[in-house]
Predicted 3D model of a 67-nucleotide RNA (Pistol ribozyme). The coordinates come from a structure-prediction model, not an experiment, and the mean pLDDT is 85. Its Rfam family is "Pistol ribozyme". Its family is annotated with catalytic activity in the Gene Ontology. The literature on the family includes a 2015 paper in Nat Chem Biol by Weinberg et al., "New classes of self-cleaving ribozymes revealed by comparative genomics analysis". The model forms 100% of the base pairs in the Rfam consensus. RNAcentral holds the sequence, with entries from ZWD.
Order: sequence, then C1' cells, then structure tokens
RNA sequence: ACCCGUUGCGGCGGGUAUAAAUAGCCAGUUAGGCCGCAAGCGUCCCGGCAUUGUGCCGGGGGUCUGG
Repeated sequence: ACCCGUUGCGGCGGGUAUAAAUAGCCAGUUAGGCCGCAAGCGUCCCGGCAUUGUGCCGGGGGUCUGG
C1' cells in the first nucleotide's frame, strides 16, 4: 500500500496474492455473522404460492446481559 472479517464510514483484528481465520477484551446467552451509527445481505418468525423442489412473493424482528 492493498485485500479479508455481509454493505457504507470509523474502530478492532488478520493476511501478502490468497479469502480465509484458532484473530477481532473477557464470561455468559442467541439462529443472529468482531464492535459503533446507518442499512437489512445472510439468518430467524408469520402468512400465501409451488409440491420433492429446498424455490418464489408479502409482512415483521434486527442478539442480549454483566465486568
């Protein structure tokens, strides 16, 4: 310098040509992805359509608690 941890900005952390991860303060909790704000991509819940496909449409939620 660039890339990565869903997207934008910031933080935290990792990697060096790859896109992952045992990292992202600790413990517990959650399906909920590292954190804040915004989003609502994944994911979860409800309804409808399709009926062996694992999809499509509409609506809702948006991990939480303590140190």